[in-house]
RNA sequence: CUUUGCUCAGAGCAAACCCAUCGAAAGGUGGGGACGCAGAGUAACGGGGCUACCGCCAUCCGGCCACGCCCGCCGAGCCGCCAAA
Numbered sequence: 001c002u003u004u005g006c007u008c009a010g011a012g013c014a015a016a017c018c019c020a021u022c023g024a025a026a027g028g029u030g031g032g033g034a035c036g037c038a039g040a041g042u043a044a045c046g047g048g049g050c051u052a053c054c055g056c057c058a059u060c061c062g063g064c065c066a067c068g069c070c071c072g073c074c075g076a077g078c079c080g081c082c083a084a085a
Base pairs, nucleotide, nucleotide: 002085003084004083005082012037013036017032018031019030020029021028022027035072041078042077045075046074047073048070049069050068055064056063057062
């Protein structure tokens, strides 16, 4: 340096759910809590998904739309711990 995550060490993150709070919602943040994670670190670039305040269409129900959101859906990018070969 490359590949891999069977083994070792020390750490790390935290799903569902509950409480508080922000938000129109999706969802975010903080606390509790652990289903899991070897990148469950970072980052909305490509695909995918969620929501629809405003706007547009319809004007009875409703439908469409991202400028909002999700990287713990997949791919590519950047940075990084330990071990083995």
Molecule: c-di-GMP-I riboswitch aptamer
Organism: Candidatus Manganitrophus noduliformans